[in-house]
RNA sequence: AGGGUUUGAUCCUGGCUCAGAACGAACGCUGGCGGCAUGGCUAAAACAUGCAAGUCGUGCGCGAAUUCACUCGCAAGGGUGAUAGUAGAGCGGCGCAAGGGCGAGUAAUGUAUGGGCAACGUACCUCUGACACGAAGAUAGCCCGCCGAAAGGCGGGGUAAUACUCGAUGAUGCCUUUUGGGCGAUGGCCUGAGAGGUCAAAAGGCGGGGAUCCUUCGGGACCUGUCGGUCAGAGAGCGGCCCAUAUCCUAUCAGCUAGUUGGCGAGGUAACGGCUCACCAAGGCGACGACGGGUACCGGGGCUGAGAGGUCGGCCCGGCGCAUUGGGACUGAGACACUGCCCAGACUCCUACGGGAGGCUGCCAGUAACGAAUAUUGGGCAAUGGGCGAAAGCCUGACCCAGCGAUGCCGCGUGCGGGAUGAAGCCCUUCGGGGUGUAAACCGCUGUCAGGGAUUACCAAGUUAGGGCGUAUAAUAAGCGCCCGAGUUGAGGGAUCCCAGAGGAAGCCACGGCUAACUUCGUGCCAGCAGCCGCGGUAAUACGAAGGUGGCUAGCGUUGUUCGGAAUCACUGGGCUUAAAGAGCACGUAGGCGGGCCUGUAAGCGUCUUGUGAAAUCCCUCGGCUCAACCGGGGAACUGCUGGGCGAACUACAGGUCUUGAGGCAAGUAGAGGUGCGUGGAACAAUUGGUGGAGCGGUGAAAUGCGUAGAUAUCAAUUGGAACGCCGGUGGCGAAAGCGGCGCACUGGGCUUGUCCUGACGCUGAGGUGCGAAAGCCAGGGGAGCGAACGGGAUUAGAUACCCCGGUAGUCCUGGCCGUAAACGAUGCCUACUAGGUCGAAGACUCUCUGACGGGCUUUCGGCCGCAACAAAAGCGUUAAGUAGGCCGCCUGGGGAGUACGGUCGCAAGGCUAAAACUCAAAGGAAUUGACGGGGGCUCACACAAGCGGUGGAGCAUGUUGCUUAAUUCGAUGCAACGCGAAGAACCUUAUCCUGGGCUUGACAUGUAUGGAUAUCUACCGUGAAAGCGAAUAGAUUGCCCUUCGGGGUGAAACAUACACAGGUGCUGCAUGGCUGUCGUCAGCUCGUGUCGUGAGAUGUUGGGUUAAGUCCCGUAACGAGCGAAACCCUUGUCGUUAGUUGCCAUCGGGUCAUGCCGGGGACUCUAACGAGACUGCCGGUGUUAAACCGGAGGAAGGUGGGGAUGACGUCAAGUCCUCAUGGCCUUUAUGCCCAGGGCUGCAAACGUGCUACAAUGGCUGGUACAAACCGACGCGAGACCGCGAGGUGGAGCAAAUCGGAAAAAGCCGGCCCCAGUUCGGAUUGGAGUCUGCAACUCGACUCCAUGAAGUCGGAAUCGCUAGUAAUCGCGGAUCAGCAACGCCGCGGUGAAUGUGUUCCUGAGCCUUGUACACACCGCCCGUCAAGUCAUGGGAGUUGGGAGCACCCGAAGUCGGCCUGUCACAGGGCUGCCGAAGGUGAGCUCAAUGACUGGGACUAAGUCGUAACAAGGUAGCCGUAGGGGAACCUGCGGCUG
Repeated sequence: AGGGUUUGAUCCUGGCUCAGAACGAACGCUGGCGGCAUGGCUAAAACAUGCAAGUCGUGCGCGAAUUCACUCGCAAGGGUGAUAGUAGAGCGGCGCAAGGGCGAGUAAUGUAUGGGCAACGUACCUCUGACACGAAGAUAGCCCGCCGAAAGGCGGGGUAAUACUCGAUGAUGCCUUUUGGGCGAUGGCCUGAGAGGUCAAAAGGCGGGGAUCCUUCGGGACCUGUCGGUCAGAGAGCGGCCCAUAUCCUAUCAGCUAGUUGGCGAGGUAACGGCUCACCAAGGCGACGACGGGUACCGGGGCUGAGAGGUCGGCCCGGCGCAUUGGGACUGAGACACUGCCCAGACUCCUACGGGAGGCUGCCAGUAACGAAUAUUGGGCAAUGGGCGAAAGCCUGACCCAGCGAUGCCGCGUGCGGGAUGAAGCCCUUCGGGGUGUAAACCGCUGUCAGGGAUUACCAAGUUAGGGCGUAUAAUAAGCGCCCGAGUUGAGGGAUCCCAGAGGAAGCCACGGCUAACUUCGUGCCAGCAGCCGCGGUAAUACGAAGGUGGCUAGCGUUGUUCGGAAUCACUGGGCUUAAAGAGCACGUAGGCGGGCCUGUAAGCGUCUUGUGAAAUCCCUCGGCUCAACCGGGGAACUGCUGGGCGAACUACAGGUCUUGAGGCAAGUAGAGGUGCGUGGAACAAUUGGUGGAGCGGUGAAAUGCGUAGAUAUCAAUUGGAACGCCGGUGGCGAAAGCGGCGCACUGGGCUUGUCCUGACGCUGAGGUGCGAAAGCCAGGGGAGCGAACGGGAUUAGAUACCCCGGUAGUCCUGGCCGUAAACGAUGCCUACUAGGUCGAAGACUCUCUGACGGGCUUUCGGCCGCAACAAAAGCGUUAAGUAGGCCGCCUGGGGAGUACGGUCGCAAGGCUAAAACUCAAAGGAAUUGACGGGGGCUCACACAAGCGGUGGAGCAUGUUGCUUAAUUCGAUGCAACGCGAAGAACCUUAUCCUGGGCUUGACAUGUAUGGAUAUCUACCGUGAAAGCGAAUAGAUUGCCCUUCGGGGUGAAACAUACACAGGUGCUGCAUGGCUGUCGUCAGCUCGUGUCGUGAGAUGUUGGGUUAAGUCCCGUAACGAGCGAAACCCUUGUCGUUAGUUGCCAUCGGGUCAUGCCGGGGACUCUAACGAGACUGCCGGUGUUAAACCGGAGGAAGGUGGGGAUGACGUCAAGUCCUCAUGGCCUUUAUGCCCAGGGCUGCAAACGUGCUACAAUGGCUGGUACAAACCGACGCGAGACCGCGAGGUGGAGCAAAUCGGAAAAAGCCGGCCCCAGUUCGGAUUGGAGUCUGCAACUCGACUCCAUGAAGUCGGAAUCGCUAGUAAUCGCGGAUCAGCAACGCCGCGGUGAAUGUGUUCCUGAGCCUUGUACACACCGCCCGUCAAGUCAUGGGAGUUGGGAGCACCCGAAGUCGGCCUGUCACAGGGCUGCCGAAGGUGAGCUCAAUGACUGGGACUAAGUCGUAACAAGGUAGCCGUAGGGGAACCUGCGGCUG
C1' cells in the first nucleotide's frame, strides 16, 4: 500500500468480496510446563443447603446447665465450692444508609465539564470557648398465671442504667426591636453596640491518690488522669439544591400544555421552588424539532484508524438507578432502607385449616432451567481495609490465597553436535532415475521443565513481658509519644542443593487466482467444494485419499461481532449534460451570504496567564519480579472548560460617509408578450336550385362506402364552425408552459442613450404562494374538419393492429377543477474573471458639407467554429461542462418500487410524500474491434438478365431415406452427404452383420524357462459341410562341433509345454497427429519502427484514379516489410537450331498387283531436347506531365494468348480412431482366430445423380473418309477356318513410334420408311446359348430368336454453360477371373447461340451508418398463462402486549378533623383529602394469526404470440385517455436518446 469480479477487449462509474487488527467469545481437531489476567453477554426467570453484620460487661440489671471436688444421706437425693460472673437472652450505645451485587428502568429528576447557593444539612474526626446543678417515676429481662399446632400474644408482680421525665443555670444562637460601619447586580450579605422573649445536660464509666470529712467499713465525698456527655463557633471530609453547555434514531410523530406559565398569600422542607393549596391573570414550549414513538445507564476509557472519525462501555475507577412486582411511611446525622417495618399482587413453603413463614438474594459457593456458552456448596483473616471496643479482641464469602477452563497475553520446553552421492518403507517416474533426506539408524554431548529427595533466607509490617527517654502532673501513679526489645503470628506462595536419564512432552490449517505452497490415484454436473471469481458432464494442481510442499505453533482452523481497507455519507475528503442525481417555472418569508472609506467596541480571533481537566489507562523515563507479560516511582499528556491581562488585521456590532452594485427619472426603440371587443378572405362541409348522365371514391391490390330516389364533376345562392397560406427566417417576444390574418382599447417586460436623483436599498431562498402543454373531470353552450372507443372492409396462420370506409366522446367557447410530460440545453439562480473568428436581430456614436451606400467603434440578444483549461470519453469552450465566490435542490449498486402502509390534496382519474422483507454479482456510461440489418454508397461473379441444352413427367441403372429382416456390417447428412469411402460385394473381399461348427500363447511379433531330440514332407485311415479333431504305418529329410564311427557335446532353425504377452474394422474425430472438404483463386491477412489516443485501438490498409487483383499511380504521419495476387513450373499455339529409329518420303535409284517394301535421304510431317517470340515495346487519343484505359499498326499469338498445377491469416469442436499413426478406456476359452451357409442385391413409398427415349436435323440399310490418347507377357493376340451371333479352333508377331487391341463415330454418297405409339422407343417376359470362374439358385456379363411396357418433350420448381466453350459423336484406361461401367478418369472429331447491362434474386469485397448482438440475427429479448418454492401487502375477524383518558372501588400510610385517653407524650375509636393494585368503558398503538385475495422474486430444456434492440420490418420513447388473451394498439400533445 492494495487485489479479485460487469466486457471479445478498453476506459470510467458502481456495488459485492478478500488480505489486517481486535474479542468477557463459541465450535472442530489437538494438547507438555509456568507466570499474570480473565470467566452466566441468554431468563432483572425460579431457587434446596451453608455462610456473607455485628460488637461493647470500661453503660445496666440478671445469670445457668454440665462436669469435678468436698460434704450430708442406707438409698433416692440434698448442700457447698469450682466450672463461672462463663454460656445465654434482655435494656442501652454505636454500626446495620458503608462494603459487596446487578443494569431492569431512565433520552433527563441521569451523566460529563464549568460555575452558583446572598436558599442548605452533616453522626463519627480535628480545633476553640463554656458547662456538666437538683429531682422523679417507669420498663424489658426475671417470677407466676393464661391463650395458641406454631409464629407469637395477654394479664399480674417486682428491678437497673450513659434508657426516660421534670426543674435550675443560660450565650456571641433564634425571634422582636433601636442604632453604627463595611460590601453587593436586585431580593440582600458581613460586622459592632443596647433592650425584651426563648431552648440543654449523663453531678456517667474506668483507673490512681496523700491530707481532710462522711461511712452500712465494702467505700464515698475530695484531688487527679482518661474515655464519654451538653451548648456554641470554626475546619476537613461527605451530602442536598440550582444554572449554562454537551449528550442516539425517527417528521410515515407538527403542533403540545390546566398546576399548565406567571403573580399574591399560605402550607411544607435542612433548604429555593407549583413542591402543595386558595385566589387572580392567560400564559408557557415548538422547524435551533416542542409533543409523541423506538432504542439505550452515563463518564474516565477500550478496540480500530495515518488522522479526522467509526464502534463499544465486559474486567478496574467515578457517578446514577435498582433490590420478587407496585405503593407507603417509620427510625435515624444520614434511608423512603439488598439480608428493617406496613399494605396490596404473583409465587414458594409449613399447618392441628383457625393461621403463619419467606425474598436465602441480582453477595460467596451451589441446584435446576435457558442457552453455542461461562468455574469450587475450597482455605484464611497471615496481609490490606471496614464495624464495635479503652484495650486484648470479636466479626468480616470485602479481601488475601488456592481449585477449575489454552478464555486471553507473556515466557520456557519437546534436545544439541556429527553422521551416506544418500539404508528401509512410502510416493512419483520418460524406468534412466528423482523425492521424503542429515531426516533416521549410529557416535559423542548437555541437562531447562515435569519427577524423586534434602534444606530454608523471603512475603512480617505488627503485637507484647520488661527496660530507657520525653510530655503532662502536686506526683518518681496511671496515661500518652519515641527508642531498645526476650517471646509470638503464614491461608498460601517462593528459593537453594542433590539424584536419574534423551529419557515424559506436536499438532492444526492450507496448496486454481486473489495468496506462500503440486503431483499421482479414485470419482465422472454424481459425490462434493466454495470468502469472491468459480470448480466437478472420463486425462480435476479447485471434490475424496496419498506422497510432497507452504504457513503458524501448544496451538491451529471455523463461525459470530466491531473498526479498517470504503474517498462506498466525502469536516479532513465525493458528486449531479449522457453513469444515481438540477425542483416544470417564477415571486417571496425565515435563514445563509454580502461593495468602498473613516471612527469606536471587543463577541468571534490571536497571544500571555489563573483555576480545573480524580486515580487508573496511553506515551517517555527509571526501577522490581532471571526475561517478558505484569507491577512500582517520576514526568509528560489529557488537544477540553473556566477567570483575567494585552492586541485590533479580518468577521461581527455601533456611528458616520461615498457611488461603482441595485433602484429611480428623461428621451428614444424593436417585438406572434398578455387580456377583451370587433372584423376579413381562402379552403371545407351542409342546404336549395340549374347543367349533366354512370360511375365516384379508395388501395400495394381490393372491398366495405356513395350513386339512375341522379352521385362524382360543374355553376349560382345561403348557412355553419374551426384554423389563419404567402411574408416566415438557423428570425422575434415571454420566467416557464407558450405566443402567428387585420383593427381598436387596456396592460407587463426588455434594450439603447443621457449620467439628473436615492445611497448598499443587494444575491439566494427551507416552508409558503402563484403560473403551469396535452389528455382527463364538472356545468352550460357549440360542433365544419379531424377523430380514442365502436361498426364494417381488407391483410394475415390469427390481426382485438398497421391500410381503407364510416364514426361517438373529445378537439372550440364560458366558468370551475386537475398539476402532470423526453415540462430537455436531459445543463438551478446570481456575480466576477479567462484567446479569437464569423453569421443574424435591435439600438447608439463616429468618418465624408449634408443624405444614401459604405467604413470604424460600442451595448444587448440569438447561432456556428475554435485556443487554453476541463472531461471517462463523447464533447464543452465569454450563452462553459473553464477559473472562483454565495445560496438552494438532489444522488449513494441493480431489481423489489416511485410500489405497499400511513399522512395529505383531488368530484374522480390520480398527484405529492415514501419504505421493508426478499433477491442478484452485477445493473450502467462513453468509446473500440468485429458480426449483423427487411440501412446507405461503390464494385465483382453464368448471380441475374440475353441465349443454348438439360433435370423435375416415362422406363431402366445407381446412391440415400424409410420399411422389412436372423442379418439386411459401418461411415458420409444444407450448400460442402446421396454413380460419396467403393479404381469392381457370386465364394473370397466382409468387418461381433446373422445362423451354425470349431481353436485358446493363439492366424501374426518378441523374450524367458523346461524338454529332449523333435519336427517337416509324401502316401494312407476314421469322422466332418469345412475348419478342425482323432489314430496309426511306411519312406525321405533332420543343424553345428569332436570322433577311435560305437558315440559324446551343444542347442541356432523348427516343435511341444508353461509364463510374459499377442490380437481387436471394439468406444471416444468433443483427447489427438496426419490428410481432406468449404468459404475461395475471393483479394485479402499481418508485422517492424514511427505517430495519434489514458486505453482497447487507430494510422499504414482510408481518400482520388486504375486493375482480374491491397495491380499500379497520385495524394497522404507515415516509412518500409512479410504471407497471399502476379511471376517462376507443366501443357498447348508460331518459328529456329540440334538429332534421325521403330517415325517421315520431296528429290535419286531398285522392287511389287499394291503398300517407305528396299538402297538411300533430313528437305517436309513428326518425335524430343535446347532456344527465339509478347514487353502496353511502337503510333494516335483520353487521363493529373501519372498509373492506366480506348483505338490502330506489325505479328502465329495483344494487353494475365488458352488450359493446368499452385489455395494467405483464418472459419465450420466440418469429415475421417474403418487408410495409417496415436492418448485414455474396454475385451482376453472372447469384442481375438478359423470355417460352412446366408446377408450387404431384401421393397407399399420418397429423394438425389445418371443412361435411353419420346423421333424425320430422325430410324433402318449398303458403300466410303478422317483422330488423339492409351494398354498389352498370369498379357495383347494378327492372318486363316467354324458358328447368324456371343464365341470357338489355332498361335504369326510383339516387353512394343516396329506386333496386336483397332472397327473410330458423328460425317459423306446412295436406298427405304412418311408422322403412325410407328421400320420411333426399347423396358419386361419366354426360349435357346456363349464366356469367366471350384461354383453364376439367392446374385454375373454377353449373344440369338420371340415378346414389344411406359413414353408423343414433361406442374410448382430447378441445374450447367461466355469459345474450340455449350451441344453432339465416338475412342481409351484404372479396378478386374468375370462383371453390375449407363459410373469415374482421360482422348480427340463436328461445332454454335447470346450478353458488353447491373433494377432485381444469390454469394462476395471495400467504405460508411445504427445496434440492447460478441457461443456474434439460427443473435438478443418482452408480457400473459401453467407448475414449484420463498418473502410480503390487503382481508370478515381472532389473540396478546404497551401507553394514556374517563368512571367505580379504595389497602397501607402521611397530613387534617371529631371523640376518647393520659401528669404529659403516647395510645384507642370514627372520619376527610390524596392514594397502589383491581374493575368497567370508549378509543389509540404495536405484534402474532386468518378463509380468501393482490402483485413480487427465483427456478437448464412447458404454452401463446413477437412488443423492444437494425428504418427490428408501423422509428422509438414520455405524459394522459380509451380499448385488447398477452406482449401491446389507437387518439391528443411533447422529445430525439
A computed fold for a 1537-nucleotide RNA from an uncultured Phycisphaerales bacterium, annotated as small-subunit ribosomal RNA. Rfam family: Bacterial small subunit ribosomal RNA. Its family is annotated with structural constituent of ribosome and ribosome in the Gene Ontology.